[in-house]
A computed fold for a 92-nucleotide RNA from Arthrobacter mobilis, annotated as SAM riboswitch aptamer (S box leader). It was read from a public genome assembly, where an Rfam model found it. The prediction has a mean pLDDT of 87.
């Protein structure tokens, strides 16, 4: 990098920097932001793809939270288009 298989309901925040805009992309809303948003850094949480253990058997249940990942406004903010977006995982 393309493509496949899952999930996108819920959950979970402080502190220092930074200085305007943000939420992948276009279009139309309506949201959050100088009472500092969003993005970096640290520690914190929060889940529960994989990793491990079990039971039944190749695929579904249960556990656990040390490890790999990830995540920490709103339904992926709502709606409509788009070879649509992100996550994980096993391979190629």
């Nucleotide at each position: 990098u393309g493509a496949c298989c899952a999930u996108c309901c819920c959950g979970a925040g402080c502190g220092g920097c930074c200085g305007a805009g943000a939420g992948a992309c276009c279009u139309g809303g309506a949201u959050c932001g100088a009472u500092g948003a969003c993005g970096c850094c640290g520690c914190a949480g929060c889940a529960a793809c994989c990793c491990c253990u079990c039971c039944g058997u190749u695929c579904g249940g249960a556990g656990c939270a040390a490890g790999g990942u990830g995540c920490u406004a709103c339904u992926g903010c709502c709606a409509g288009g788009a070879c649509c977006g992100a996550u994980g995982g096993a391979a190629a």